The RNA shown here (transfer RNA) has 73 nucleotides and comes from Oscillochloris sp. ZM17-4. It matches the Rfam family "tRNA".
RNA sequence: GCCGACGUAGCUCAGGGGAUAGAGCAAGCGUUUCCUAAACGCUAGGUCGGGGGUUCGAGACCCUCCGUCGGCG
Repeated sequence: GCCGACGUAGCUCAGGGGAUAGAGCAAGCGUUUCCUAAACGCUAGGUCGGGGGUUCGAGACCCUCCGUCGGCG
C1' cells in the first nucleotide's frame, strides 16, 4: 500500500428499516441469614466510534474518516 471483519451500557454480546434500544455479568439498594456467601426482587447506567447521505422513519442501508483485529504484498 491492497483486501476483509468488527466498533451498541464498566465488560461479553443481541438487535439487519417502524418499541421508550435490550440481555447476561459487574455496580447500588432491598428480602432472606446470628453474620457472610448463595438465591430472589428492584434501581441506575447508552452522543448505538465521528461526519454526511437515502428514507415518512436509520442502531440497521450508502459514502467518507477514525480505531481494533486478521490476511496479502